Model confidence (mean pLDDT): 80 of 100. SAM riboswitch aptamer (S box leader) from Bacillus tuaregi, 101 nucleotides, folded computationally. The sequence is in RNAcentral, with records from MGnify. NCBI's taxonomy places the organism under Bacteria, Bacillati, Bacilli, Caryophanales, Bacillus.

RNA sequence: CUUAUCCAGAGUGACCGAGGGACAAGGCCCUAUGACGUCCGGCAACCCCCACAUGGGAAGGUGCCAAAUCCUGCAGAAUGACUUUCAUUCUGAAAGAUAAG
Repeated sequence: CUUAUCCAGAGUGACCGAGGGACAAGGCCCUAUGACGUCCGGCAACCCCCACAUGGGAAGGUGCCAAAUCCUGCAGAAUGACUUUCAUUCUGAAAGAUAAG
């Protein structure tokens, strides 16, 4: 850079000890009933393996294990209150994550 996916799934464990949820900002959450991280354990998205549409596996390479990628953010549309504007919903984009090439 290209393509695909991003509302499924995954802990009553051990250690650690104060922050954490990618990003300015806003919101909303998780967290001394121990978060984050590490180990163990688990899950099965892609590759892979077995069966050969459907299904199963987890040995191996990545990955993942609060909340939709936690939500908004940029553009458009619809509806409601209504002047600007605000709220809700939908669509698309951007950014990001993961895999394969």